[in-house]
Context: one part of a larger RNA
RNA sequence: GGCGUGUGGGGGAUGCCUAGGCACUAGAAGGCUGUAGGGCGUGGAAGACUGCGAAAAGUCCGGGGGAGCUGUCAAACGAGUUCUGAUCCCGGAAUUCCCGAGCCAACCCAGGGAACUGAAACAUCUCAUUACCUGGAGGAAAAGAAAACAACAGUGAUUCCGUCAGUAGCGGCGAGCGAACGCGGAGUAGCCCAAACCAGGAGGCCUAGCCUCUUGGGGUUGUAGGACCGCGGUAGUACUAACUCUCAUAGCGGAACGGACUGGAAUGCCGGCCAUAGCGGGUGAAAGCCCCUUACGCGGCAUGGGAGUUGGGCGAGCGGGAUUCCUGAGUAGGACUCAACACGUGGAAGUGAGUCCGAAUCGGGCGGGACCAUCCGCCAAGGCUAAAUACUCUCUAGUGACCGAUAGCGCACAAGUAGCGCGAGCGAAAGGUGGGAAGAACCCCGAUAAGGGGAGGAUACUGAACCUGAAACCACAUGCCU
Numbered sequence: 001g002g003c004g005u006g007u008g009g010g011g012g013a014u015g016c017c018u019a020g021g022c023a024c025u026a027g028a029a030g031g032c033u034g035u036a037g038g039g040c041g042u043g044g045a046a047g048a049c050u051g052c053g054a055a056a057a058g059u060c061c062g063g064g065g066g067a068g069c070u071g072u073c074a075a076a077c078g079a080g081u082u083c084u085g086a087u088c089c090c091g092g093a094a095u096u097c098c099c100g101a102g103c104c105a106a107c108c109c110a111g112g113g114a115a116c117u118g119a120a121a122c123a124u125c126u127c128a129u130u131a132c133c134u135g136g137a138g139g140a141a142a143a144g145a146a147a148a149c150a151a152c153a154g155u156g157a158u159u160c161c162g163u164c165a166g167u168a169g170c171g172g173c174g175a176g177c178g179a180a181c182g183c184g185g186a187g188u189a190g191c192c193c194a195a196a197c198c199a200g201g202a203g204g205c206c207u208a209g210c211c212u213c214u215u216g217g218g219g220u221u222g223u224a225g226g227a228c229c230g231c232g233g234u235a236g237u238a239c240u241a242a243c244u245c246u247c248a249u250a251g252c253g254g255a256a257c258g259g260a261c262u263g264g265a266a267u268g269c270c271g272g273c274c275a276u277a278g279c280g281g282g283u284g285a286a287a288g289c290c291c292c293u294u295a296c297g298c299g300g301c302a303u304g305g306g307a308g309u310u311g312g313g314c315g316a317g318c319g320g321g322a323u324u325c326c327u328g329a330g331u332a333g334g335a336c337u338c339a340a341c342a343c344g345u346g347g348a349a350g351u352g353a354g355u356c357c358g359a360a361u362c363g364g365g366c367g368g369g370a371c372c373a374u375c376c377g378c379c380a381a382g383g384c385u386a387a388a389u390a391c392u393c394u395c396u397a398g399u400g401a402c403c404g405a406u407a408g409c410g411c412a413c414a415a416g417u418a419g420c421g422c423g424a425g426c427g428a429a430a431g432g433u434g435g436g437a438a439g440a441a442c443c444c445c446g447a448u449a450a451g452g453g454g455a456g457g458a459u460a461c462u463g464a465a466c467c468u469g470a471a472a473c474c475a476c477a478u479g480c481c482u
Base pairs, nucleotide, nucleotide: 001481002480003479004478005477006476007475008474009473015467016432017431020403021402022400023399024398025397026396027395028394029392030391031103032102037099038098039097040053041052042051044077047073048072049071059093060092061091062090063089064088068081069080070079107138108136109135110134111133112132118125122172148155149154159186160185161184162183163182169177170176190384191383192382193328197217198216199215200214201213202212203211204210205209222362224327225326226325227324228320229319230318231317236314237313239312240311241310242309243308244307245306246305247304248303249302251298252297253296257271258270259269261268272289273288274278280292281291282290333357334356335355336354337353338352339351343369364379365378366377367376368375419426420425439466442454443453444452445451
């Protein structure tokens, strides 16, 4: 010096654990108002977190609860409070400094709106009516009571799911895009205006009438309906109030065990018991019977939600038909240019927009995928409408062949913190003594250290740089080789 072994140091892997996450299910809720979010204060006590707001870890009222309490890190001290019911929990009320008029995760509707990409290049096309931006609303939104489908048989608003079907189609007929009818379900709910006409009021005028505006009545339809003429007030209700019941926001009761064994400690072992309760958690090891719970049963001032009943408000109709009147106009439709419809201009219907033209009026009009006829269906150019559906910032209860500290949210810890950046913004690391601090009194070595040896304490190699404590690396000791 090398190799091996042993004992330590070093380091923090691994194992075990979980205070935190992740995903989902069911129910609830879906808004807030000087808001969201901040600043600064506020305690006997310096800081951080939490709470609160100059009435400042709180004030008042009502309810619950029943012995300690003055939030946490975080003990000690000080000063208090409480069976005249405190602290604490629930509901309501008051206060609420300064900045900040809008704020909010996703879902929804509308207006704008890409590119990478794919087409094995690329331009139509695709990605995609996506991402993103803007506006608006609600607990859902949107849509919605046929100018609809269908096919000679019929259906009967809308929405959502399954199927039809990767079909029919569209497509540099490339890549790709991609229905509908029908059928099966979820859920069901229908209504109101405009007009004709009548009455009142106001104004105007070519005033014995007409026109305009306005209020009320009337009226709402496609087997046309209504006005008009003649007879006559209930089913129901999506609006509103009271009452009753019920749910939520605190809670209450709630069965059954002992031991002399082992142990530091009993949940182990032995022998018993309860069970509409053997879900789960805690307790010095492994507990149905020790504690909190659990099955089951009970409860409420106040506030809020739901259902029902009653009252109010609103609110069907029948008959006649000869004539007359009304039934949504710069609208429907056409041309050109576009968009969106599964449909890329195509034979391109139907829908929407810009420009230019521009009807009919019930003997009417629109549609049935160019167009025409027959036939059939429907009544546009006004509006409202619950449920079935979407989502989850949030609350409650629960589940997991989900994670277990380099994982799982970025954050299990003073985490959107420390730190970085002018800024928009980027963004960590960091968990575990022990059953209990019993956190090592006292003695000794040492420098009044660090550290160590005794003592104490079941155990201290559980000693705070603290569970376990791998490897690299280092030291010492030792065997063999040189």
Large-subunit ribosomal RNA, domain I from Fimbriiglobus sp., 482 nucleotides, folded computationally.
The coordinates come from a structure-prediction model, not an experiment, and the mean pLDDT is 81.
Rfam family: Bacterial large subunit ribosomal RNA.
NCBI's taxonomy places the organism under Bacteria, Pseudomonadati, Planctomycetota, Gemmatales, Fimbriiglobus.